[in-house]
């Protein structure tokens, strides 16, 4: 280098919650928490599942928004073998 993720160590991220901000919502930042995570680092490209002020009798489109849903694409810490 590449294959693997057993166990461990260092460092990483931070669910639910809890406070403020913000948006119509879904949700996003922010802080405090830790339930987890080898991609729980990026990209909405495809499936899915959520929102909705607009058009609409509905369905449904547009538009958002999830990357800790699921794949798939691009990077990456650390280590037994």
């Nucleotide at each position: 280098g590449g294959a693997u993720g057993a166990g461990a160590a260092a460092g990483c991220c931070a669910a639910a919650c809890u406070u403020a901000u913000u948006g119509u919502g879904a949700g996003a930042u922010a802080u405090g928490g830790a339930c987890g995570g080898a991609a729980a680092a990026c990209c909405a490209c495809g499936g899915a599942g959520c929102c909705u002020g607009a058009u609409u009798a509905a369905a449904a489109u547009a538009a958002g928004a999830u990357a800790g849903u699921c794949g798939g694409g691009u990077u990456a810490a650390c280590a037994a073998u």
c-di-GMP-I riboswitch aptamer from an uncultured Methylococcaceae bacterium, 81 nucleotides, folded computationally. Its mean pLDDT, the model's own confidence on a scale to 100, is 80. The sequence was found by an Rfam model in a public genome assembly.